[in-house]
RNA sequence: AAAUAAUAUAUUUUUUUGGAGAGUUUGAUCCUGGCUCAGGAUGAACGCUGGCGGCAUGCCUAAGACAUGCAAGUCGAACGAAGUGGCCCAACAAAGACUGAGUGCUUGCACAAAGUUGGCGAUGGAAUUUCCACUUAGUGGCAGACGGGUGAGUAACACGUAAGUAACCUGCCUUGGAGACUGGAAUAAUGUUUGGAAACGGACACUAAUACUGGAUAAUUCAUAGUUAGAUAACUAAUUAUGCUGAAAGGAGCGUUUGCUUCACUUCAAGAUGGGCUUGCGGCGUAUUAACUAGUUGGUGGGGUAAUGGCCUACCAAGGUGACGAUGCGUAGCCGAACUGAGAGGUUGAUCGGCCACAUUGGGACUGAGACACGGCCCAAACUCCUACGGGAGGCAGCAGUUAGGAAUAUUCGUCAAUGGGGGAAACCCUGAACGAGCAAUGCCGCGUGAGUGAUGACGGUCUUUAUGAUUGUAAAACUCUGUUGUAAGGAAUGAACUCUUAAGAUAGGAAAUGCUCUUAAGUUGACAGUACCUUACCAGAAAGCCCCGGCUAACUACGUGCCAGCAGCCGCGGUAAUACGUAGGGGGCGAGCGUUAUCCGGAUUUAUUGGGCGUAAAGUGUGUGUAGGCGGUUUAUUAAGUCUAAGAUUAAAGCCUGAGGCUUAACCUCAGUUCGUUUUAGAAACUGGUAGACUUGAGUGUGGUAGAGGCAAGUGGAAUUUCUAGUGUAGCGGUUAAAUGCGUAGAUAUUAGAAGGAACACCAGUGGCGAAGGCGGCUUGCUGGGCCAUUACUGACGCUGAGACACGAAAGCGUGGGGAGCAAAUAGGAUUAGAUACCCUAGUAGUCCACGCUGUAAACGAUGAGUACUAAGUGUCGGGAAACCGGUGCUGAAGUUAACACAUUAAGUACUCCGCCUGAGUAGUACGGUCGCAAGGCUGAAACUCAAAGGAAUUGACGGGCACCCGCACAAGCGGUGGAGCAUGCUGUUUAAUUCGAUGCUACGCGAAGAACCUUACCUAGACUUGACAUCCCGAGCAAAGCUAUAGAGAUAUAGUGGAGGUUACCUCGGUGACAGGUGGUGCAUGGUUGUCGUCAGCUCGUGUCGUGAGAUGUUCGGUUAAGUCCGAUAACGAGCGCAACCCUUGUCAUUAGUUGCUAACAUUAAGUUGAGAACUCUAAUGAAACUGCCGGUGAUAAACCGGAGGAAGGUGGGGAUGACGUCAAAUCAUCAUGCCCCUUACGUCUAGGGCUACAGGCGUGCUACAAUGGCUGGUACAAAGAGAAGCAAUACCGCGAGGUGGAGCAAAUCUCCAAAUCCAGUCUCAGUUCGGAUUGAAGUCUGCAACUCGACUUCAUGAAGCUGGAAUCGCUAGUAAUCCUGAAUCAGAAUGUCAGGGUGAAUACGUUCCCGGGUGUUGUACACACCGCCCGUCAAGCCAUGGGAGUUGGUAAUACCCGAAGUCGGUAGCCUAACCUUUUAGGAGGGGGCCGGCGAAGGUAGGAUCAGCGACUGGGGUUAAGUCGUAACAAGGUAUCCCUACGGGAACGUGGGGAUGGAUCACCUCCUUU
Repeated sequence: AAAUAAUAUAUUUUUUUGGAGAGUUUGAUCCUGGCUCAGGAUGAACGCUGGCGGCAUGCCUAAGACAUGCAAGUCGAACGAAGUGGCCCAACAAAGACUGAGUGCUUGCACAAAGUUGGCGAUGGAAUUUCCACUUAGUGGCAGACGGGUGAGUAACACGUAAGUAACCUGCCUUGGAGACUGGAAUAAUGUUUGGAAACGGACACUAAUACUGGAUAAUUCAUAGUUAGAUAACUAAUUAUGCUGAAAGGAGCGUUUGCUUCACUUCAAGAUGGGCUUGCGGCGUAUUAACUAGUUGGUGGGGUAAUGGCCUACCAAGGUGACGAUGCGUAGCCGAACUGAGAGGUUGAUCGGCCACAUUGGGACUGAGACACGGCCCAAACUCCUACGGGAGGCAGCAGUUAGGAAUAUUCGUCAAUGGGGGAAACCCUGAACGAGCAAUGCCGCGUGAGUGAUGACGGUCUUUAUGAUUGUAAAACUCUGUUGUAAGGAAUGAACUCUUAAGAUAGGAAAUGCUCUUAAGUUGACAGUACCUUACCAGAAAGCCCCGGCUAACUACGUGCCAGCAGCCGCGGUAAUACGUAGGGGGCGAGCGUUAUCCGGAUUUAUUGGGCGUAAAGUGUGUGUAGGCGGUUUAUUAAGUCUAAGAUUAAAGCCUGAGGCUUAACCUCAGUUCGUUUUAGAAACUGGUAGACUUGAGUGUGGUAGAGGCAAGUGGAAUUUCUAGUGUAGCGGUUAAAUGCGUAGAUAUUAGAAGGAACACCAGUGGCGAAGGCGGCUUGCUGGGCCAUUACUGACGCUGAGACACGAAAGCGUGGGGAGCAAAUAGGAUUAGAUACCCUAGUAGUCCACGCUGUAAACGAUGAGUACUAAGUGUCGGGAAACCGGUGCUGAAGUUAACACAUUAAGUACUCCGCCUGAGUAGUACGGUCGCAAGGCUGAAACUCAAAGGAAUUGACGGGCACCCGCACAAGCGGUGGAGCAUGCUGUUUAAUUCGAUGCUACGCGAAGAACCUUACCUAGACUUGACAUCCCGAGCAAAGCUAUAGAGAUAUAGUGGAGGUUACCUCGGUGACAGGUGGUGCAUGGUUGUCGUCAGCUCGUGUCGUGAGAUGUUCGGUUAAGUCCGAUAACGAGCGCAACCCUUGUCAUUAGUUGCUAACAUUAAGUUGAGAACUCUAAUGAAACUGCCGGUGAUAAACCGGAGGAAGGUGGGGAUGACGUCAAAUCAUCAUGCCCCUUACGUCUAGGGCUACAGGCGUGCUACAAUGGCUGGUACAAAGAGAAGCAAUACCGCGAGGUGGAGCAAAUCUCCAAAUCCAGUCUCAGUUCGGAUUGAAGUCUGCAACUCGACUUCAUGAAGCUGGAAUCGCUAGUAAUCCUGAAUCAGAAUGUCAGGGUGAAUACGUUCCCGGGUGUUGUACACACCGCCCGUCAAGCCAUGGGAGUUGGUAAUACCCGAAGUCGGUAGCCUAACCUUUUAGGAGGGGGCCGGCGAAGGUAGGAUCAGCGACUGGGGUUAAGUCGUAACAAGGUAUCCCUACGGGAACGUGGGGAUGGAUCACCUCCUUU
């Protein structure tokens, strides 16, 4: 797009065409932007592999050098000559033929002597006379200018395309006309002789031609002069006159002579073909090449050419080319086409085809129809070869081949059978053109390596949760089948048409014949090749690899390795569990190939015509005036350049595309068709352009007003600073965070009066005004530019933009001359500091000011070019106007735009016109070059190299020496400590054989450890054991083992004795074997579990919805309130979850129930609640009640809530506890336990003894005891709670000063036992190192325990240390709390100042949130996201890399000037030479040649420059490189806000001065806007 059906969607069918993205910047997002990948292609190469066929292709590098062979010859029907053979003679002589003696016998067959013929063959000779055939060196003709190769040069009329040639040529070929008459002189070959090594010659003598040459004959040739017609710049056609110009009497055939035929020849006209020349248009880079040009541009005369022309020459003129890119430099053969792409385009120019150029390098001509000639000539140069050293020879970019170079490119093959070419009448000859074969997976296409059945899902391999399963896998084996290919055998093409020969015919003309032309028949020709193809037989036999498997990108596991080895296209993998390295198994892809590398297009809309951009990402010139150019208002007529339509020509073939056909198919080939573009002719006239005319709205002028820091110049004013003079006056002033330098008793500062001088103009003053921008500010005057409004008189498109150009252009800076008050780079001093070349302070010079010049840059910004038109509103302000309205300048905001931020009638919207600019980051606005400048510097402006990013906007966090709010024993207010002493305990450090290990800011350090004398124990030393101290399995043995005794030993252990009726099927013991045991060995950065911390902080999230392109936001923010994201209100949110709170335990009040071991009010009793009794009380322990801001008042918004009060045992979560959100710290623990992996296995396992963990210069933490009178000591005395108790607590009693001992009532507990102290009362001490303090030490003991030496606790006596309240600093605590006083328990044989519990006594203070610390919320900035312990800058030092400068040096290139000047052409020429023609014939002339001279002229030489490249001591900066040095410049207000231009200074980042920007945080004010 169509059809069918149908309401519509859906569905179906046919045809045609077609454009896919992904990874990577971030914590995440959107954008910008680069890098990379997936596709296709190749004359390719390399790696691994390799069965067949068809068709193609094959030195891309050294246009380097080449051995050898071949690649261009042919014609005897042009010519002479030479040679050979025949023809001639002689002798010999085969087959065959004739005849047939004779023989065999089968009587008609065979054999056959002698003889006659025959003459294949081969030998010798003669002779040059003729003839025939063949061959050939030479003369002559044609060809050799084609075919074949290569791409060096060339940026050009070289190529392509379209034209012109009225400015030209064209051999062979075709057609037509005419003709071919008559003479002459030589020469090669050859012969003789001679030179030379050779190549190659010289002299003399002879000879021919289709070779050379004189004359005749001709025209429509040509020249000159006319006529007519057409055109007109030069000309063309027809025609007249005069003059000039040609040939081979040839060859062959036939016939016979008068010749004919044919080939060749001469000439004319035409055709065809092929060329020459000219022109329009088209296709590379560079402006860091801007000027080029002397035969240059044109003219006239002459020359030259086939022909035009400065092509050449003489003279004349001074022109010609160029920003529409000349000239120069670099690069390059051009095209049809090929590759790619949707296309537009981009890239390429192998094979095939067209054109050009070249042939070792450079120059030159000759011949010829055609050449300045690849396989011709001459000269010069380089190179190679030969040489007798005198001299010569050569040119593979033809086909093969060699060598060199290189990553890399083939056979020294066959044939002229076909196609084509040259010669020839032809046969035929030549042909490395061509056709074929060979080599190469180099490419494209096709085929095969088997097919079917087949589950014990075999063996083996790999993996595994481990002897199970999975996978390899219907895969194999096995059975059945097929025979493409292969092997063998046989058959067997197309390509062949010609030509020629023979035979037969036809044919116009002719006397005839030959011949030309044609037909028929037969014969004849194949390199490839016995190839393609066909048939038959045989065997699954002989035929699969390569790459990949982290994402992109289809496909995963194991082992090894351990930031090593290695991989990698990009991102990136690898530091002990690697799907990323290597290997294996498995898998994926393609497949006789597969990968890699290189290059091109694509993707890339990443140069954007189709089809991009420039506020902030890269990008608007600092501003204007204006030239060229580009674009341009309304209307009429005309034209026809653009535009449109139609027709014609061309667009070679091949290729592409479409449709057919042929090879079995395909690739491949054949046929037919279509086709870009260019040009010519004719037509149309809307639009653009041209020409002519008109118009007024664009633009400008006039007239009348008006605002203004617009500009320039002159004059003038007051305030203030400073200085000077004078007075008053006295000790300080000044300055800072604080100080000091400085000034001042020589009188400062302060104050009063006067004077001088310079600079700047308060208030008004304003998102006010003016100007193009820079910029402009007291007042007055003069000169002067522009704008706006009104009016609508005039001109009539005069307009817009604007490359170059020109002008203006802050500050700083420069030059000359003035001036100089204040300020102030540099500089000096003082501070600060680790330092301080700074920030701060005191001084202070250039400069700042003026005049005249220069410079020409700024964040010169609205980071926004100019102009015109259109597209909602609202509002402030300035100017004009009566108003409507017009012109500026701001804000808010709609549509729209934008990556977002934002812009929005003053556009960043919608469109048009013109200019400028951008194309990843760094290198770098640097280098070199050019140009401007006095200089500083400005303008223009790269590359190598490095990276995979750099960047914009916004988001969430985190952070800030940003802001705001809130909370917390955070500070403050208090109380008591620590830090000082002694001791205890833990840690570090040190020591040691070992001092086991772990924990290390808060959150390690009286922590693991709720308790190391042995044990524990993991450490050390020594001694032992090796299937083991412990578990399971197997084998063998056993009157076993445990226990006890003795001996040896430190003990483990060993030996001996004793013992023992359980077992004997061995569960027990011993021995053996190997699987295994065992490990407090490693990794807490492989893990589980557990725990700490932020933090009992109030937070952390989700669903749906909404907003945003998105990350995300909203909810969760805001106003209140709370201990609280607690609650209320508001609200694009509405709900919900984990946290908070509550539920749980305990404590405080009451009630009920229950009363023993507890209790005792009343009654009785006792020494005693001791015993009766009681159930009231206390208490115990179970269940309940009670408290909820419930009530009242106030505040608040009538809410939530807060404040106060009442009642109440308790009042605002009543006190305390348990309870710990999402997460953070790779936080802690492999040594509680568990566990992956790794490691050890006569030891890193196990046992034993002793030692160590208890060491001791120093340091730190946590505690205890103190320093005393609120106290010590002595005596007396009162009151708890909570616990524990059988291998236990232990009473009364007795002994000991005491620790304790003896002994054992009671108690498995509200019954018994352990079991209080401070307090209070009395006395004493009296401020002392003490009657404080108790360390240390001595002696003697007690207890536990196998054992108190290392190394326990306690007791008694004696000893009596430090210490008199503690520096900087620091900790805890807000009420039954701090402080203080005792008690108990766990662990435990023994061993607490620790830990965990319990009760007793019992305070002070909190104004408050400025500050310190921590936390929460909101907001802001950010270059941070490993998140400030972040990021990051520069010098210096080191390694590596590329690059600039550089005294110079080496080489190349193109020119210029001069010198020399080969070959050669051109010109001239003598006293040299000379066959044809002429003559007056001794000789001369014409003509020619040599020689000589001249011009031009290649290579070469000399000179000075230009330019390009290489090297270069040294030197400059740049880049880069896990852990170098110095600082800390930037990012937060980055700790002095940053940045731009400029000047000065400094190790370095940088600092300071002047001017500027906001791309500065915070706070305040002003103005404007929004809402109310």
Model confidence (mean pLDDT): 81 of 100. This is a predicted structure of a 1572-nucleotide RNA (small-subunit ribosomal RNA) from an uncultured Bacilli bacterium.